A computed fold for a 74-nucleotide RNA from Dehalococcoides sp. UCH007, annotated as transfer RNA. Model confidence (mean pLDDT): 83 of 100. The same sequence occurs in records of 5 taxa.

């Protein structure tokens, strides 16, 4: 250089393909249980979905151009 792939809650990921309220599992909090405390059970909390623009009534989800970070091929 040229090509493919990721990126969404602290953490792993899930929706994307065919656009329509952003979720799950762990972690954290509180509770219930327990002498205590784990486990279990119940409840909270927590995202400008990598970043600018564009279509669109509407965008994580399509177009575009960039960062980052694995892979190929030179």
């Nucleotide at each position: 250089a040229g090509g493919a792939g990721u990126g969404u809650a602290g953490c792993u990921c899930a929706g994307u393909c065919c656009g329509g309220u952003a979720g799950a599992g762990c972690a954290g909090c509180g509770g219930u249980c327990u002498c205590c405390a784990a486990a279990a059970c119940c409840g909270c909390c927590g995202g400008u979905c990598g970043a600018g623009g564009g279509u669109u009534c509407g965008a994580a989800u399509c177009c575009u151009u960039c960062c980052a970070c694995u892979c190929c091929u030179g």
It matches the Rfam family "tRNA". Gene Ontology term of the family: triplet codon-amino acid adaptor activity. By type it is a transfer RNA. From the family's description: Transfer RNA (tRNA) molecules are approximately 80 nucleotides in length.
Taxonomically the source falls in Dehalococcoides (Bacteria, Dehalococcoidia, Dehalococcoidales, Dehalococcoidaceae).